[in-house]
The RNA shown here (Bacterial RNase P class A) has 378 nucleotides and comes from Mariprofundus micogutta. The RNAcentral record of the sequence draws on ENA. Its Rfam family is "Bacterial RNase P class A". Rfam links the family to the GO terms dimeric ribonuclease P complex, ribonuclease P activity and tRNA processing. It is annotated as a ribozyme. Its mean pLDDT, the model's own confidence on a scale to 100, is 75.
């Protein structure tokens, strides 16, 4: 110099106009006017998972469903996250993916082959029939055709029921043995454990390709609903519920009537629920920043310092001026890589609505760290 892997940081900056939101002061008051503070993210987003926090339940155990998660071990409120190790695969390497069972069962597996499971297409063997050659007419040689043996060869395929040598065999074949491999059981030695490591015994090689993000089997875990949750105050109308007035009026009951009484309607206090609206939950909290000390490490501990939006149809914005990076173009220098000056243009992917920790997605353009393999020079 060129390729790459693995993390992490930014997501413009200053100052002027005019606007918008919460709070705080101000003047007679004002939610209306003045001023001051302070006013989005790295993902505020998708709502996938885990917790706090509030109701419900008697919810403490127990089953059955459903759902989700899976190698060890640490870490935390908690987790399906995160760190650390193991295995297995892929990279020449930094590094990366991937993790219960396919030795219960079921089910699926393009294309291709004869065949996807006790598989004879081709081949090799024998044996019959039959035919032709040869001849010393045979226990000989070849060809069709059928029986049968065979799993070594070929061929197809991700995947065809160990491997190489070597006996055997009519050919073959774990059919037999020497070596490797592999399966199952033991106990040992390191390790907290997954596991790795050799040894001992047994088995001719099963249960034999794959798929469990197909059904399933085993383990653990999970009660439900969610700030529109809960809580409180509560106005008009209209209804409900008590006491109290009143017998004017009216309508029903008792009654032959009248009166009188009862009782509804009225009127006046009074009490509850509800709805609108109006507080509270709301924002100091598993918090943020600096140092340090344990740990590899995620992560805890301690010691200082910080207050850093709380709207509610929902505010945090728009212009303009310099100027940083970026892109493009011209123009000077230079062999060049490049620098310099002018002129021009771009700036993303998204925006809190109870509040953490994660995860997964989007994202214009920059910067930074640490390794890795390759050239080249000393």
């Nucleotide at each position: 110099g060129g390729a790459g892997u693995g993390g992490u940081c930014c997501g413009g900056a200053u100052g002027g106009u005019c606007g918008c939101g919460u709070c705080a002061g101000a003047u007679g008051u004002a939610u209306u006017u003045c001023u001051g503070c302070c006013g989005a993210g790295g993902a505020a987003a998708g709502u996938c998972c885990g917790g706090g926090c509030u109701g419900c339940a008697a919810c403490a155990g127990g089953a059955c469903a459903a759902g989700a998660c899976g190698c060890c071990g640490g870490u935390u409120a908690a987790c399906g996250g995160c760190c650390g190790g193991c295995a297995g695969g892929g990279g020449c390497g930094a590094c990366c993916c991937u993790g219960g069972g396919a030795a219960a069962g079921u089910g699926c597996c393009a294309c291709a082959g004869a065949g996807a499971a006790u598989a004879a297409c081709c081949g090799c063997c024998a044996g019959c029939c039959g035919u032709u050659u040869c001849u010393u007419a045979g226990u000989a040689a070849g060809c069709c055709g059928c029986u049968g043996g065979u799993a070594a060869g070929g061929g197809u395929g991700a995947a065809a029921a160990g491997g190489u040598g070597u006996g055997g065999u009519a050919a073959g074949a774990g059919c037999g043995c020497a070596c490797c491999g592999c399966c199952c059981g033991g106990a040992c030695u390191g390790g907290u454990a997954a596991c790795a490591g050799g040894c001992c015994g047994g088995g001719g090689c099963a249960u034999a390709g794959g798929u469990a993000a197909a059904c399933c089997c085993c383990g653990u875990c999970u009660g439900c609903a969610g700030c529109a949750a809960g809580g409180c105050c509560a106005a008009a109308u209209a209804g409900g519920g008590a006491a109290g007035c009143g017998c004017c009026a009216a309508g029903c009951g008792u009654g032959g009537u009248c009166c009188a009484c009862g009782u509804u309607u009225g009127c006046u206090u009074c009490c509850g629920g509800g709805u609108a609206g109006g507080c509270u939950g709301c924002u100091c909290g598993a918090g943020c920043c600096u140092g340090u000390c344990a740990g590899c490490a995620a992560u805890g501990g301690c010691a200082g310092g910080c207050c850093u939006a709380g709207a509610u149809g929902a505010a945090u914005g728009a212009c303009c001026a310099u100027u940083a990076c970026c892109c493009g173009g011209a123009u000077c220098g230079g062999u060049a890589a490049c620098g310099a000056u002018c002129c021009g243009g771009a700036g993303a992917c998204a925006a809190a609505a109870c509040c953490c920790g994660g995860c997964u997605u989007a994202c214009a353009g920059g910067g930074c760290c640490a390794c890795u393999c390759c050239g080249u020079a000393u």